[in-house]
């Protein structure tokens, strides 16, 4: 060159048009223990990779574009 999958919290991932956009793990703060560990309680952290259309509405659908990852030539 062409196809095709992936991009969402600090990591790993859910969500596939109408929620204040989640969860495990981490980290924070109390609790508890003689400390700490496990436990339990609670917090912070995301403009959802960008840039535009679609639509009354878009994380979700389209086009583009970046990075990644596989085929195929």
């Nucleotide at each position: 060159g062409c196809c095709c999958c992936c991009u969402u919290a600090g990591c790993u991932c859910a969500g596939g048009g109408g929620a204040u956009a989640g969860a495990g793990c981490g980290u924070c703060u109390g609790c508890c223990u003689c400390c700490g560990g496990a436990g339990c309680a609670g917090a912070a952290g995301g403009c959802c990779a960008c840039u535009g259309g679609u639509u009354c509405g878009a994380a979700u659908c389209c086009a583009g574009c970046a990075g990644g990852g596989g085929g195929c030539a």